[in-house]
């Protein structure tokens, strides 16, 4: 220099054909119960769906550009 995949919570990831509210697990913090700061149980807090713009009546999902990180050809 092409060409592909991947970008969603603090980490690993789900999100179906575009539609009512963005979730699950570890993790964090507060309570219960404990000798206990373990384990169980109950609540909660964390989000610009990587960034811009565009379709649309409505985008995490679809276009088109950046960008980072993988990975293949040269």
């Nucleotide at each position: 220099g092409g060409g592909c995949a991947u970008u969603u919570a603090g980490c690993u990831c789900a999100g179906u054909c575009g539609g009512u509210u963005a979730g699950a697990g570890c993790g964090c913090c507060a309570c219960u119960c404990u000798u206990a700061u373990a384990a169980a149980g109950u609540g909660g807090a964390g989000g610009u769906c990587a960034c811009u713009g565009g379709u649309u009546c409505g985008a995490g999902u679809c276009c088109a550009g950046u960008a980072a990180u993988g990975c293949c050809c040269a």
Predicted 3D model of a 74-nucleotide RNA (transfer RNA) from a Minisyncoccota bacterium. Its Rfam family is "tRNA". About the family: Transfer RNA (tRNA) molecules are approximately 80 nucleotides in length. By type it is a transfer RNA. The prediction has a mean pLDDT of 80.